[in-house]
FMN riboswitch aptamer (RFN element), 179 nucleotides, folded computationally. The coordinates come from a structure-prediction model, not an experiment, and the mean pLDDT is 76. The model forms 100% of the base pairs in the Rfam consensus. It was read from a public genome assembly, where an Rfam model found it.
RNA sequence: GAAAUCCUUCGGGGCAGGGUGAAAAUCCCGACCGACGGUGAUGGCAGCCUGGUGUUUCAAGCAGGUGAGCCUUAGUCCGUGACCCGCAUUUCUGUUGUUGGAUGAUCCAUACGAAGAUUUGCGGCUGAGCCGGUGAAAUUCCGGGACCGACAGUAUAGUCUGGAUGGGAGAAGGAGAUA
Numbered sequence: 001g002a003a004a005u006c007c008u009u010c011g012g013g014g015c016a017g018g019g020u021g022a023a024a025a026u027c028c029c030g031a032c033c034g035a036c037g038g039u040g041a042u043g044g045c046a047g048c049c050u051g052g053u054g055u056u057u058c059a060a061g062c063a064g065g066u067g068a069g070c071c072u073u074a075g076u077c078c079g080u081g082a083c084c085c086g087c088a089u090u091u092c093u094g095u096u097g098u099u100g101g102a103u104g105a106u107c108c109a110u111a112c113g114a115a116g117a118u119u120u121g122c123g124g125c126u127g128a129g130c131c132g133g134u135g136a137a138a139u140u141c142c143g144g145g146a147c148c149g150a151c152a153g154u155a156u157a158g159u160c161u162g163g164a165u166g167g168g169a170g171a172a173g174g175a176g177a178u179a
Stems, first nucleotide, its partner, number of pairs: 005175006017029003031159002033149002035080004043071003047066005053061001075147002084124005091117003097112002099109003130144004151162003
């Protein structure tokens, strides 16, 4: 100075107000929301440089510059994740079926097996951004006006209810590691 691996904790927000209707947080007007990592011309800080001022001198403070280090601003850029589908795979259950065995009979099984649940891996699926400004450089800054959002339920749902007290990209800490 440091790896595999293991453990713990954390890990998503949102229809106000109205219209129609028997019924809508689902339709219509309007309102609201934006997971994780990266990139990034945002903003801030350390550090460094310069200046005059200041001081006995140096320094600090101040102004300007720089800033490769640290923190930090993209729903629509590059990737990731949940849902769903396919293949393989782990384990469990295992039909009135098959095979074998036993009994008077009900039965039994390191076997096959429909179907279901489940573990892991790989693959598929997986939405939406333009115009203007500034500038050397911006789909990220500023302004404008747009657009997008799994499945099931229900009067048609990004926002309600449900699978989900689940899963999860990942984040932090600890062990590993006084050797």